Bacterial RNase P class A from Duganella zoogloeoides, 347 nucleotides, folded computationally. A source record names the gene rnpB. Lineage of the source: Bacteria > Pseudomonadati > Betaproteobacteria > Oxalobacteraceae > Duganella. The coordinates come from a structure-prediction model, not an experiment, and the mean pLDDT is 77. Rfam family: Bacterial RNase P class A. It is annotated as a ribozyme. The RNAcentral record of the sequence draws on ENA.

RNA sequence: GAAGCAAGCCAGACAGCCGCUGGCCAGCGCGUAAUGCCUGGCGGGAGGAAGGUCCGGACUCCACAGAGCGGGGUGACGGUUAACGGCCGUCCGCCGAAAGCCUUUGCCGGCGCAAGCCGGCGAGGUAUAAGGCGAGGAACAGGGCCACAGAGACGAGCGUAUUAAGUUACGGUGAAACGCGGUAACCUCCACCUGGUGCAAUUCCAAAUAGGCACGCGAUGAUGCUGCUCGCGGAGCGUGCGGGUAGGAAGCUUGAGCGCUGGAGUAAUCCAGCGCCUAGAGGAAUGGCUGUCAUAGCGCGGUUCGCCGCGCCGUAACAAAAUCCGGCCUAUCGGCUUGCUUCAACU
Numbered sequence: 001g002a003a004g005c006a007a008g009c010c011a012g013a014c015a016g017c018c019g020c021u022g023g024c025c026a027g028c029g030c031g032u033a034a035u036g037c038c039u040g041g042c043g044g045g046a047g048g049a050a051g052g053u054c055c056g057g058a059c060u061c062c063a064c065a066g067a068g069c070g071g072g073g074u075g076a077c078g079g080u081u082a083a084c085g086g087c088c089g090u091c092c093g094c095c096g097a098a099a100g101c102c103u104u105u106g107c108c109g110g111c112g113c114a115a116g117c118c119g120g121c122g123a124g125g126u127a128u129a130a131g132g133c134g135a136g137g138a139a140c141a142g143g144g145c146c147a148c149a150g151a152g153a154c155g156a157g158c159g160u161a162u163u164a165a166g167u168u169a170c171g172g173u174g175a176a177a178c179g180c181g182g183u184a185a186c187c188u189c190c191a192c193c194u195g196g197u198g199c200a201a202u203u204c205c206a207a208a209u210a211g212g213c214a215c216g217c218g219a220u221g222a223u224g225c226u227g228c229u230c231g232c233g234g235a236g237c238g239u240g241c242g243g244g245u246a247g248g249a250a251g252c253u254u255g256a257g258c259g260c261u262g263g264a265g266u267a268a269u270c271c272a273g274c275g276c277c278u279a280g281a282g283g284a285a286u287g288g289c290u291g292u293c294a295u296a297g298c299g300c301g302g303u304u305c306g307c308c309g310c311g312c313c314g315u316a317a318c319a320a321a322a323u324c325c326g327g328c329c330u331a332u333c334g335g336c337u338u339g340c341u342u343c344a345a346c347u
Base pairs, nucleotide, nucleotide: 001343002342003341004340005339006338007337008336009335010334012293013292014291015290016289017288018287020045021044023042024041025040026039027038029037030036047318051329052328054327055326056325057324058323059198061196062195071194072193073192074191075190076090077089078088079087080086091136092134093133094132095131100126101125102124103123104122106121107120108119109118110117111116137189138188142187143186144183145182146181154179158171159170160169161168202250203249204248205247212241213240214239215238216237217236224232225231257276258275259274260273261272262271263270264269294315297312298311299310300309301308302307
């Protein structure tokens, strides 16, 4: 320098104005059954996948003496972890090159009297590197299946030759042929794991109205019209308790947390010290406008071909929390950094 890989990171920046949501503080604000409502001030406010809901856990309620059957899942070996079908390491198998190596009867060029040699291109072949992929236990425990081709495809028969004897040898096709064949991503066997449910889980407080229960009053007329008397009217009324609904609250974000440093380990991972607090809505906030700059894109001009200047556009891909974690899978504009392998040239 060329080519091929792997890992990590970013996901516009700043300023001003107007909002939304939730936290804290204030008001001698309003108001309730209530932890509610209103106003003002100061902080916080989406992602690398928040996604798919495919695995594994925390947590929740239900079920559960013990043992067995059945169902589901996993599958090399070792490690890691709260756990896993994840991750790490090793083994095995397969893939992995436009470079290399080998061949060349092809083409072109050069050298040579010639035989031939050298270089380039093309063609054919070849082992692999970094790296990638693997549902990677068992096929003499048993059952099933084996496309096309082939006379015959799973259990022995068939053809030819041969022998005392189905005794021995061979048999075009095919992955497999006259057999200790292949297939478990068919049943099965072996080893190990395994209850269901999902935050709309679950729990607490609790109106108005209408049911329910208890007690009392009431046709000797209650309640109501109506504050009182009279009158009208005619079957409920009062008090207490309890369940449910609206509404409010907990679960809810301090956690298998994040950053830095040091140590153990090949690594995944673990340990120690210091520092930090980083959304918590609940029909569901996280937004809008303006300006400046930077990226991408487009156009024009210039150029020493490396780019430069001006203008337009206006954030640009996938997409957005919903109980929380560890993974996997899928989607993704543009960009940055680091490392590895092979070859070539030079020192």